[in-house]
RNA sequence: ACUGAUAAAGGUAAACCUAUUGAAAGAUAGGGGCACAAAGCCAUGGGUCUAAGGUAUUCACUAUGAUCGCCAGGUUGCCGGUU
Numbered sequence: 001a002c003u004g005a006u007a008a009a010g011g012u013a014a015a016c017c018u019a020u021u022g023a024a025a026g027a028u029a030g031g032g033g034c035a036c037a038a039a040g041c042c043a044u045g046g047g048u049c050u051a052a053g054g055u056a057u058u059c060a061c062u063a064u065g066a067u068c069g070c071c072a073g074g075u076u077g078c079c080g081g082u083u
Stems, first nucleotide, its partner, number of pairs: 001082004011036002016031006034069001040075003044072003047067003053062003
């Protein structure tokens, strides 16, 4: 530098349940374990979800809210393999 076939050490933790929190989407903590080689970090671009407030006036629209375990980008890094 490239790479994730095998192995070891360690890590994260989907659904679901409980509690707290939030208008909601969600978030946090405990249990749990579907998976993950960046499923570490950053909402920068796109996507997706929500719609309190605002617009509208009852149809609905809107992010300033959320998601990095949707994709891209940025940044840092463990172990193994190859050179």